[in-house]
Model confidence (mean pLDDT): 81 of 100. Transfer RNA from an Acidimicrobiia bacterium, 78 nucleotides, folded computationally. Its Rfam family is "tRNA". Rfam classes the family as a transfer RNA. About the family: Transfer RNA (tRNA) molecules are approximately 80 nucleotides in length.
RNA sequence: AGGGGUGUAGCUCUAAUUGGCUAGAGCGCCGGUCUCCAAAACCGGAGGAUGGGGGUUCGAAUCCCUCCACCCCUGCCA
Numbered sequence: 001a002g003g004g005g006u007g008u009a010g011c012u013c014u015a016a017u018u019g020g021c022u023a024g025a026g027c028g029c030c031g032g033u034c035u036c037c038a039a040a041a042c043c044g045g046a047g048g049a050u051g052g053g054g055g056u057u058c059g060a061a062u063c064c065c066u067c068c069a070c071c072c073c074u075g076c077c078a
Stems, first nucleotide, its partner, number of pairs: 001074007010027004020058001029045005051067005
């Protein structure tokens, strides 16, 4: 330098009917029950604008462009 892959909740992951209805789970977090207190257990709740930006579209996690981070392959110089 060229090519390919990954990026979605604080963390670890999995989906999204293949452009269309509210994007989920466990752990964690917050509140409650229980307890002398705490843990455990149980009940309830909040939390995403899907890596950043732009574009197409009535509508984008999904399509297009660009940039960033990480991984893999090939190559160049020394």